[in-house]
Context: one part of a larger RNA
RNA sequence: UGACGGGGGCCCGCACAAGCGGUGGAGCAUGUGCUUUAAUUCGAUGCAACGCGAAGAACCUUACCUGGCCUUGACAUGGGAAUGAAAAUCUCUAGAGAUAGAGAUCCUUUCCUUCGGGAAACAUUCUACACAGAUGCUGCAUGGUUGUCGUCAGCUCGUGUCGUGAGAUGUUGGGUUAAGUCCCGCAACGAGCGCAACCCCUUUCACUAGUUGCCAUCAGGUUAUGCUGGGAACUCUAGUGAUACUGCCCGGGUUAACCGGGAGGAAGGUGGGGAUGACGUCAAAUCAUCAUGGCUCUUACGGCCAGGGCUAGACACGUGCUACAAUGGACGGUACAAAGGGUUGCUAACCGGCGACGGUAUGCCAAUCCCAAAAAACCGUUCUCAGUUCGGAUUGGAGUCUGCAAUUCGACUCCAUGAAGGUGGAAUCGCUAGUAAUCGUGGAUCAGCAACGCCACGGUGAAUUAGUUCCCGGGCCUUGUACA
Numbered sequence: 001u002g003a004c005g006g007g008g009g010c011c012c013g014c015a016c017a018a019g020c021g022g023u024g025g026a027g028c029a030u031g032u033g034c035u036u037u038a039a040u041u042c043g044a045u046g047c048a049a050c051g052c053g054a055a056g057a058a059c060c061u062u063a064c065c066u067g068g069c070c071u072u073g074a075c076a077u078g079g080g081a082a083u084g085a086a087a088a089u090c091u092c093u094a095g096a097g098a099u100a101g102a103g104a105u106c107c108u109u110u111c112c113u114u115c116g117g118g119a120a121a122c123a124u125u126c127u128a129c130a131c132a133g134a135u136g137c138u139g140c141a142u143g144g145u146u147g148u149c150g151u152c153a154g155c156u157c158g159u160g161u162c163g164u165g166a167g168a169u170g171u172u173g174g175g176u177u178a179a180g181u182c183c184c185g186c187a188a189c190g191a192g193c194g195c196a197a198c199c200c201c202u203u204u205c206a207c208u209a210g211u212u213g214c215c216a217u218c219a220g221g222u223u224a225u226g227c228u229g230g231g232a233a234c235u236c237u238a239g240u241g242a243u244a245c246u247g248c249c250c251g252g253g254u255u256a257a258c259c260g261g262g263a264g265g266a267a268g269g270u271g272g273g274g275a276u277g278a279c280g281u282c283a284a285a286u287c288a289u290c291a292u293g294g295c296u297c298u299u300a301c302g303g304c305c306a307g308g309g310c311u312a313g314a315c316a317c318g319u320g321c322u323a324c325a326a327u328g329g330a331c332g333g334u335a336c337a338a339a340g341g342g343u344u345g346c347u348a349a350c351c352g353g354c355g356a357c358g359g360u361a362u363g364c365c366a367a368u369c370c371c372a373a374a375a376a377a378c379c380g381u382u383c384u385c386a387g388u389u390c391g392g393a394u395u396g397g398a399g400u401c402u403g404c405a406a407u408u409c410g411a412c413u414c415c416a417u418g419a420a421g422g423u424g425g426a427a428u429c430g431c432u433a434g435u436a437a438u439c440g441u442g443g444a445u446c447a448g449c450a451a452c453g454c455c456a457c458g459g460u461g462a463a464u465u466a467g468u469u470c471c472c473g474g475g476c477c478u479u480g481u482a483c484a
Stems, first nucleotide, its partner, number of pairs: 001484002003481003007478007015468002019431005026322008034313002042053002064308007073131001077130002079127006088105007108121005133297002136295003142291002144286003147282001149280001154193006160169003173184003199274004204242007214231002218229003245268001248262005324424001328383006340371003345364002349360004390421001395416007437460007
């Protein structure tokens, strides 16, 4: 100087408290451990691994296993020789296929030319080697990227001063703040990286613009609809501006910074979200995104293929979904979103089917058309507290769709079946407002889908706290130390 203390002081944070809803019990989904296996590929392991890499494992993917094959190789550069075609496409034979064999179509380009050909390029084959190749090892050799403490308020430097020196000072102290934020004081005076602001979305208004969006006024028309003429007000769209700054008032405070209250205002004290992550810590994670040193393999630890496996199952754990019902289930009716996606696509309408879906067909490269029905809500009817008209697992049968192919191992539909489950022990998690809770909608990946995941969108919409004794984590000062 740090680090640590079941030392002290001060201060924060859904840290506790006050509340609301969960997990832990059940079934299923998913990840992991363990076990099993020919293989169940690899990585991630307290917080900060475990719906994680994986925004899609039937084949492929795929790295694993079994079996069948190849050896300058699936891919790159270079030498020599041969051919002028070859590749490609199609057909046939053998084979599980890789591959092997046969046949057909095709018969290169440029330049020079004495028209014989030559040169170059290109492609393929053959050949020998340099080499290729490796998701093999080392993340404790590395780059790059990322997590974490933590969006915590810290981390430093120059000069000066003090100290023999390590170092200190500044950065401590008194206030204050979300903040090393600001004020005052001070052997310090300044500065940098962070904080804040500048950026994006959202909340209010103005101006500009008016189609594919809008419809107040006028007219026409319809069973009905901005449907039509028209309009440019409103909504909206998207561009430019304005607005909020403790600016104003009162009180407190050291006359300060600032704090409490109030006015006006769409909004009030960082307005609400996002992006943004200082010096560093964990030899944290990743050699399997990629790159890369070293090591290792080189008829194999490389390459191709078929089938299997990654989907196993006595069990244990994590994360979720669905429930256990009446604030509910079922049936019928009626209403209101936002944000997205669409040509190998989204598909209206009509027809067939109980349905998944199929058929015909229309519009849209989209503020125009479509996906599209929002759901909870609301209004009726019914059930009447039961393992039930709750709950839907499991199983049988019949189907639909995608795809070369759903047996291992897809999703969905219909009929039947109708398990556990009556609110969950110890323990433990999230959340302070348009939040929790609850309700549906869309998207990426994607042929299809194991999505109940993830990312986004809106609808309905609470309770409680204004405290810091305690638990956990963190910041500053101080103190002790046999630690570095």
Molecule: small-subunit ribosomal RNA, 3' major domain
Organism: uncultured organism